Context: one part of a larger RNA
RNA sequence: GCCAGGGAGUUAUGGUAAAUGGCGAGGCUAAGCUAAAUGCGGAGCCGUUGCGAAAGCGAGUCCGAAAGGGCUACAGUCAUUUGCCAUAGACCCGAAACCAGGCGAUCUAGUCGUGGAUAAGGUGAAGGCUACCUAACGGUAGCUGGAAGCCUGAACCGGUGUUGGGCUUACCACUCGGAUGAUCUGCGACUAGGGGUGAAAAGCCAAUCUAGCCUGGCGAUGGCUGGUUCCCACUGAAAUAUACCUGAGUAUAGUCUCAUAGCGCUAGCUAGCGGUGUAAAGCUACGGAUUGGGUGCUUAAUGCGUUUGCAUUAGGUAUCCUGUCCAACUCUGAAACUGCUAGCAGCAUGCUAUGGGAAGCAGGGGUAGCGGGUAAGCUGCUAUUCCGAGACGGGAACAACCGAGACUUAGGUUAAGGUCCCAAAAUGCAAGCUAAGUGUGACGUAAGGGGGUCUUUAGCCUAAGACAGUAGGGAGGUAGGCUCAGAAGCAGCCAUCCUUUAAAGAAAGCGUAACAGCUCACCUACCGAGGCUAAAGGCACCGCAAAUGGACGGGGCUAAGCUUGCUACCGAGACCUAAGUCCUACCAGCUUUGGUAGUGAGGUAAGUGGGCAUGCUGCUUGAGAAAAAGUUCUCUCGUAAGAGAGAAUGAAUCGAGCAGCAGAGAAAAUCCUGGC
Repeated sequence: GCCAGGGAGUUAUGGUAAAUGGCGAGGCUAAGCUAAAUGCGGAGCCGUUGCGAAAGCGAGUCCGAAAGGGCUACAGUCAUUUGCCAUAGACCCGAAACCAGGCGAUCUAGUCGUGGAUAAGGUGAAGGCUACCUAACGGUAGCUGGAAGCCUGAACCGGUGUUGGGCUUACCACUCGGAUGAUCUGCGACUAGGGGUGAAAAGCCAAUCUAGCCUGGCGAUGGCUGGUUCCCACUGAAAUAUACCUGAGUAUAGUCUCAUAGCGCUAGCUAGCGGUGUAAAGCUACGGAUUGGGUGCUUAAUGCGUUUGCAUUAGGUAUCCUGUCCAACUCUGAAACUGCUAGCAGCAUGCUAUGGGAAGCAGGGGUAGCGGGUAAGCUGCUAUUCCGAGACGGGAACAACCGAGACUUAGGUUAAGGUCCCAAAAUGCAAGCUAAGUGUGACGUAAGGGGGUCUUUAGCCUAAGACAGUAGGGAGGUAGGCUCAGAAGCAGCCAUCCUUUAAAGAAAGCGUAACAGCUCACCUACCGAGGCUAAAGGCACCGCAAAUGGACGGGGCUAAGCUUGCUACCGAGACCUAAGUCCUACCAGCUUUGGUAGUGAGGUAAGUGGGCAUGCUGCUUGAGAAAAAGUUCUCUCGUAAGAGAGAAUGAAUCGAGCAGCAGAGAAAAUCCUGGC
């Protein structure tokens, strides 16, 4: 891992609701007894009368001066079954823990007692001897000596490194540390669990240690994880509010379901009479904010004049002109939403109350409007819709985007989206645009930039020759004045005239130390037809950068791209048609049933209803050696759980109907046991 078997809402008591049954102003017994009969037993419980804190009163009572108001009077009780609640282990499995009593120091820590072990080599402390030096103390040299938690290195003890090995339970290999010592080691003893021991790592105390192991309390507790076993039908949520040592939970309300009762009800349209202060807009209509300028008054400083003053700068205030803004501004003010009434439309139902049962209280996406945040597939709201709990068609794929709400079968028609091939349907029609493979994606893109190209509008120049190009001219007074070392058109300041001209600035740019020099403006010639400027729009371009090679779904496409218009066709479970099933309502008939109608039949949690199957029991009734059950294969019937038949195998039991009782349904729980 697979297969088989096992495996989870039970039982008792009390309460509550419903259903069924008995009796009924009553109903029932309990313990127990006993002749064992559905016998006796009426203690006791519930009900028959309530109200008040109570005294108390009583079909009433309490509060109140009263008016008035609160509660109350109208059948119960016993049993059975089912739902739910409480108490119990209470649907099942699962902790880490806590406590008690015991068992452990054959592992390991420390200690005590008694034994054992430590190849070989090196270094050479103290001391000693001899010699020499010295007055002495002492020193020097040689020899001797053999110290040391000394050195190298076996046994022995250890365990540093290894992307070495390995059956990864604790070893092996190589390498490495210690190896006369606080050394290693045998045996025998001692210390025990909040205790020991510890050269201290919370280490070790039998592969177990921030409190050992075993057994018990014990089915500890778990608001947490997992699991919880047959079918069909009807309805169908929530992820919100409030509270909580509350945020993984629960209670109450909201939302769902079932029963009962009551009321006729409503989703759509129109009209009339009302409500609102948003979007927008506006502000000499208020409250605030706010650009520039003018004027009046005023303050300060500075300058001039000095007799009052004048000017400039900065500020305050008032007013005028001009230009703006606001969630907590509004002189205004929609669309829209909504209340009531009436009419029309319609019968899907709906609403309310009481009672039983829940689930749920982690939500998420889109659109519109907002708060927080630089922003976010961010976070907090409001409204609505979808996913959640929604299949199907489209979007390449893709919970929530578009289409559309799936009872079954068949045929047709459309929706969104598409119609060159993959791949169903137009290589459709008409008119434009794009040259970027832009695009062919609903799938990002800005500020900014440009003789890309198309369209529109306006103005100007132009055969008296425009625009561009080429050639020539581009002068004189004069080097204008000042300044300056210099200042000659071209550092800077001031002025910016006149003359000759077809035309030529006291010079637009480069240049020089200053000149010089090269262009420009302006004029002429050549040329010969449109040119220049501005504004607006369409489609393209640049701006534009991400990590393996790569994506319009792909191929590919110059349309098979983009814009506008048109006609066909394809395309869903949508819509239509036909047949059928179920549900609900009604009618008829009543044991079955038949008919009509339905803008009835998606569905998670959940509620409700009806069934199938298994074991056993009672009653009734059957099958079986002419072959039961079981097993294998096949077929038939039923919406399904399932039921039946045939053949083979098998060799002795097994059903059906009606009731009843349950250890009553397995794919999951890292489920348990066994087998392979």
The part of an RNA shown here (large-subunit ribosomal RNA, domain II) has 676 nucleotides and comes from a Candidatus Pacearchaeota archaeon. RNAcentral holds the full RNA, with entries from ENA. Its Rfam family is "Archaeal large subunit ribosomal RNA". The prediction has a mean pLDDT of 84. NCBI's taxonomy places the organism under Archaea, Nanobdellati, Candidatus Pacearchaeota.